The prediction has a mean pLDDT of 85. The RNA shown here (small-subunit ribosomal RNA) has 1497 nucleotides and comes from an uncultured bacterium. The sequence is in RNAcentral, with records from ENA. Its Rfam family is "Bacterial small subunit ribosomal RNA". Rfam links the family to the GO terms structural constituent of ribosome and ribosome.
RNA sequence: AGAGUUUGAUCAUGGCUCAGGAUGAACGCUGGCGGCGUGCCUAACACAUGCAAGUCGAACGAUCUAUUUCGGUAGGUAGUGGCGCACGGGUGAGUAACACGUAGCUUACCUGCCCUAGACACUGGGAUAACGCACCGAAAGGUGUGCUAAUACCGGAUAAGCUCACGUUCUGUAGAGGGAUGUGAGAAAAGGCGAAAGCCGGUUUAGGAUGGGGCUGCGGCCCAUCAGCUAGUAGGUAGGGUAAAAGCCUACCUAGGCGACGACGGGUAGGGGGCCUGAGAGGGUGACCCCCCACACUGGGACUGAGACACGGCCCAGACUCCUACGGGAGGCAGCAGUGAGGAAUAUUGCUCAAUGGGCGAAAGCCUGAAGCAGCGACGCCGCGUGGGUGAUGAAGGUCUUCGGAUCGUAAAGCCCUUUUCUGUGUGACGAGAAAGGACGGUAGCACAGGAAUAAGUGUCGGCUAACUACGUGCCAGCAGCCGCGGUAAAACGUAGGACGCAAGCGUUAUCCGGAAUUACUGGGCGUAAAGCGCGUGUAGGCGGUUUUGUAAGUCACUUGUGAAAGCUCCCGGCUAAACUGGGAGAGGUCAGGUGAUACUGCGGAGCUAGAGUGUAGUAGAGGGGUGCGGAAUUCCGGGUGUAGUGGUGAAAUGCGUAGAUAUCCGGAGGAACACCAGAGGCGAAGGCAAUCCCCUGGACCUGUACUGACGCUCAUGCACGAAAGCGUGGGGAGCAAACAGGAUUAGAUACCCUGGUAGUCCACGCCCUAAACGAUGUCAACUGGUUGUUGGGUCUUUACUGACUCAGUAACGAAGCUAACGCGUGAAGUUGACCGCCUGGGGAGUACGGCCGCAAGGUUGAAACUCAAAGGAAUUGACGGGGACCCGCACAAGCGGUGGAUGAUGUGGUUUAAUUCGAUGCAACGCGAAAAACCUUACCCACCUUUGACAUGUACGGAAUCCUUUAGAGAUAGAGGAGUGCUCGAAAGAGAGCCGUAACACAGGUGCUGCAUGGCUGUCGUCAGCUCGUGUCGUGAGAUGUUGGGUUAAGUCCCGCAACGAGCGCAACCCUUGUCAUUAGUUGCUACAUUCAGUUGGGCACUCUAAUGAGACUGCCGGUGACAAGCCGGAGGAAGGUGGGGAUGACGUCAAGUCCUCAUGGCCCUUAUAGGUGGGGCUACACACGUCAUACAAUGGCUGGUACAAAGGGUUGCCAACCCGCGAGGGGGAGCUAAUCCCACAAAGCCAGUCGUAGUCCGGAUCGUAGUCUGCAACUCGACUACGUGAAGUCGGAAUCGCUAGUAAUCGUGGAUCAGAAUGUCACGGUGAAUACGUUCCCGGGUCUUGUACACACCGCCCGUCACACCAUGGGAGCGGGUUCUGCCAGAAGUAGUUAGCUUAACCGCAAGGAGGGCGAUUACCACGGCAGGGUUCGUGACUGGGGUGAAGUCGUAACAAGGUAGCCGUAUCGGAAGGUGCGGCUGGAUCACCUCCUU
Repeated sequence: AGAGUUUGAUCAUGGCUCAGGAUGAACGCUGGCGGCGUGCCUAACACAUGCAAGUCGAACGAUCUAUUUCGGUAGGUAGUGGCGCACGGGUGAGUAACACGUAGCUUACCUGCCCUAGACACUGGGAUAACGCACCGAAAGGUGUGCUAAUACCGGAUAAGCUCACGUUCUGUAGAGGGAUGUGAGAAAAGGCGAAAGCCGGUUUAGGAUGGGGCUGCGGCCCAUCAGCUAGUAGGUAGGGUAAAAGCCUACCUAGGCGACGACGGGUAGGGGGCCUGAGAGGGUGACCCCCCACACUGGGACUGAGACACGGCCCAGACUCCUACGGGAGGCAGCAGUGAGGAAUAUUGCUCAAUGGGCGAAAGCCUGAAGCAGCGACGCCGCGUGGGUGAUGAAGGUCUUCGGAUCGUAAAGCCCUUUUCUGUGUGACGAGAAAGGACGGUAGCACAGGAAUAAGUGUCGGCUAACUACGUGCCAGCAGCCGCGGUAAAACGUAGGACGCAAGCGUUAUCCGGAAUUACUGGGCGUAAAGCGCGUGUAGGCGGUUUUGUAAGUCACUUGUGAAAGCUCCCGGCUAAACUGGGAGAGGUCAGGUGAUACUGCGGAGCUAGAGUGUAGUAGAGGGGUGCGGAAUUCCGGGUGUAGUGGUGAAAUGCGUAGAUAUCCGGAGGAACACCAGAGGCGAAGGCAAUCCCCUGGACCUGUACUGACGCUCAUGCACGAAAGCGUGGGGAGCAAACAGGAUUAGAUACCCUGGUAGUCCACGCCCUAAACGAUGUCAACUGGUUGUUGGGUCUUUACUGACUCAGUAACGAAGCUAACGCGUGAAGUUGACCGCCUGGGGAGUACGGCCGCAAGGUUGAAACUCAAAGGAAUUGACGGGGACCCGCACAAGCGGUGGAUGAUGUGGUUUAAUUCGAUGCAACGCGAAAAACCUUACCCACCUUUGACAUGUACGGAAUCCUUUAGAGAUAGAGGAGUGCUCGAAAGAGAGCCGUAACACAGGUGCUGCAUGGCUGUCGUCAGCUCGUGUCGUGAGAUGUUGGGUUAAGUCCCGCAACGAGCGCAACCCUUGUCAUUAGUUGCUACAUUCAGUUGGGCACUCUAAUGAGACUGCCGGUGACAAGCCGGAGGAAGGUGGGGAUGACGUCAAGUCCUCAUGGCCCUUAUAGGUGGGGCUACACACGUCAUACAAUGGCUGGUACAAAGGGUUGCCAACCCGCGAGGGGGAGCUAAUCCCACAAAGCCAGUCGUAGUCCGGAUCGUAGUCUGCAACUCGACUACGUGAAGUCGGAAUCGCUAGUAAUCGUGGAUCAGAAUGUCACGGUGAAUACGUUCCCGGGUCUUGUACACACCGCCCGUCACACCAUGGGAGCGGGUUCUGCCAGAAGUAGUUAGCUUAACCGCAAGGAGGGCGAUUACCACGGCAGGGUUCGUGACUGGGGUGAAGUCGUAACAAGGUAGCCGUAUCGGAAGGUGCGGCUGGAUCACCUCCUU
């Protein structure tokens, strides 16, 4: 510090996700040790048991125990009394508050114990608990009576510098106060111990210290869908009350007080130091430790006290638990342990007061679950270990393998060491400052001995992200943080091997910060991505020209105080080191006081004129409101003329019309809108505004001058205006026209089209308040090159509305700059300033609820649950378009001949079958693989057999190979017999090669699967003209340029131009063939000469021909045209003329195209069978459908007779002549030929004659019968051919569709391959030999350029809505239930205060009676719990209901994206199963064509 993810790719926008750090954690797997920390985050839920606050006999009486030398001594105790129990410890429920933090104030206060200083402690009195007696009660506890003490209680005295009252004076800014002083009044005390000294106490005053109380400024949560709140409320006066100010309380008076700088209300929450994160600013958090606050079962209350409204005190009410003799009592773990419950989850009913600290005490001491320690938990941080060295037959074994090996791997074993840790034994602390006294603890540490011994896991390995193979599985099981893996070769699932990371831990989950500049203060945006309010006016607020002066609030500087400790950072120390910890320093602020400065800002004063405004001279204008008036046109009415149609459409129909329409003329009525002018021209804030006259009225611009003197800019809330549609009332209604009706179209047509037609459109008044209300661009101001057009004004100038300049508008192009790009560009989207509004992923949704507005429609404000990983912008390359331009092709057109109808052949589908083997399936499968299924082929079926195999290699043994005969069998096969002894080496024995057989094992074999694992080969677009690269240039980039443009071509062929210059694969050419000529060569060819029946023979090679080499054609020449080009047109010459004809040749790529059954091959599968052999059957089936062909339907013909002319091939397992036989297929025969020699082999159409005469025929030949021929082991299933007989359909073929542009179509025959035999197929050959092409509008296919796009699996694309089903969350809902809060009323415990006529009473007064004072009781006020009624708010639930979301293959349509087939969209109204349609107004974010205007070159 970034990365992944939207796309075919790109840039930018934007969300989601990841890598880091952290935790009081939990869960999974695993687990050796130590140190230091840390441990109920949930139920402030309920608690058994024990402990957590006592102490003092030196305050007091009494009493007990021990001891006693009876003198005492020692120790203890219930009670009275004193001090403490308000600390320490726990928790975070409540609290949004002066609760906390920080800085101040307190002249408005208190402070026990402690310290300092002064003064004092005199004299009296009456009780009471304990205790005794009596009594009540189950208990808790209580009553009566009697006795008694005090440092308990009370009276009196004394007392000030204490308190109060009244004066005087000083101080103080004022007031309240403060100091001093005078007079008067008032209030104190306690003793104890000691032999003593003395010590400890007591009272009062002043001061200190400590601790607290109160007040104030500022700071720190969310919601405005909480906007108004408030009666003790705000203030005053008087009184009360408190330690103390104050409505703190009461009475009276006034009517205030708070609030958009957020009152009131709701939700949430203890606050801080700090902690986590972050570069920081920030964000999150408030466990442990420290400070403060609040609370102590829930609610209320006071008492005591220095201090409490009191965790282990009291009273009352409530809920709960316990005891009970049922009468009544007791209790409060949010102290430490512990229990139950809740929960994912959190420890021991431990030891000790040794240390530190606290309470009491004179002290010894006692108490102390504070604290110090130990225990449990990998919960965290830190540290240590699980061994070290050597060791290659690279062991065994595992895994992988290309079978060679590689890897685990120096890893192990082995050998040599060490002992941290561990075990055992011994010793043994510091912590405790003179003696004794240590919970921790026989701990830490130390020494010795033993022995590698006791000690490694976990997660991951597709990318992000370090790490790869095998097997299993087969969209299953599963994984997953995001993208995404898995449908038979998964590095993504599971397992194994290996690897990578971390390590006593490792992963997962949860949460926080970071990355996220993704809320942007630092540090973002708003034309099109989300985002400028429809527009103005203007309040609060924010901001504000220039000069001078004062002030010092902001600002700046210095200084003082404070910001606790801990934490953090730095330095130095202590534990071996680290974590941990001690000391010192630093840092930390919107803080406060003081002093100073005065530039800037603010505030006050005085000025200025450049901003702003006003007057005065002019100008333009559809600016607004109102009243008149005009012509054209539509419609209607009346009349005339006139006759059969009219109207409408793609075509029609509905409609109108013989009752006279349409057309035409005249007259009239009425409403609405204003052609031309007219222009990206004008005006207005926007919406918007258009004939013309008049009236009223707003604003703008320009020029000179005068005046005011900052009066300004922006603007939350507010207010005004605001198209169309719509609403209300009343008018009006010609045309148009939602709805509606009818006619068409259509599968349907609730639409588009047509005919009608109502609201409405118009007017007046009142509402509504929304639009793509758009420049999708807020307003104002300043600055920053230009050019051109146009509107309004001005200045100068000119013969000239000629030119120049300038202000204000409105357009186009463009510098710099900006922008993701498109684009913007002085009218900014540039550079800046001021203010306002708005945005923060898509959907849900501009929806729900609530509020406000509205008559309604609805508007405005405006969420959440849930769901997705995208949604969206600009540009790029393609593809596509029922977009455009250009071009080509037998693509259409023009022609010729066919197919589709018939019969047959053949292939396919389907069906059938034991099997009908398999593959090929739009073009580009279907006379295709198959250039040939009777057996074989053959892969299929049935039956019978074989198992190292029909075939290959290796081993061992035997045998030559081979041939013949025979038995069984359908055959394969099995058995028997016989013949036969080869080749090489060697003297021989023997060995070897080859072949055959036998045996066992490695293995063979498979036309079994996967062409979607593959190679190779092939088809197709397409013989279409394209496809690319290097360098350069342009662009952020994908990419572009080149390759586009103007011409031209069959061609990206060539030329010209050009930020391109070149190059490659294609095109063309080179190759073959054909057409002409020449040369060479002449046998089997040819032959002019001679000869013959005959190229038969001689001669010859001129010719034909053969086959080798050359020549020839190149737009080379001429004319025209074109741009002086490329080229095109015409012509000459030439055998051939513009690639002469034909072929071979197939760019980058597309179709997961075809083929595992040609071959090869990965993987999988079978192995007495999915292999191999044999016989038979099948591939030849047959209701039917399709493709491709053959033959025909006839006279351009059939038949009969005669007669002429080819080319190219094939032939020894062959072609087969002559001759003979047969009607014929063929048979016999055997010459010739290894082929320019012989044979196949007569070419046929043609030509010359004859016949047939338009008919199912002398056409046509299917089918069938009979008889034959040939091939072959074998023609039944199932061959071809022949002869005779038979003679079917068919009379030119519906919709539709195919081929062909010249030696072509058509037509005629010939040959070859395959092959024993078997072509109507196929491949090749020649013969005869046409017609037509105006042309490119249309159909199909293709190419180039351009345009739109929501497509990229690329239009066979994408995609919308209803309906049906499943699931999910949510709104409404008669209601029902709960929480909380408010108002009114009832009620009123305990307590406090007031009152008190009842009862009662030791201290004081009084001789007494009695009194003062007190207590109890009663009562009044306040008030908790409780009750009743009614509101607000919130949560849960609810029959039914609304829409929404999600869900591989449901239904209906086709709305949108291309002109999406009616351009789309916005607002509104209306209609319709649904998308949606239509009306009105608006927008371009519409294609195409045309016109106009302007700019640049």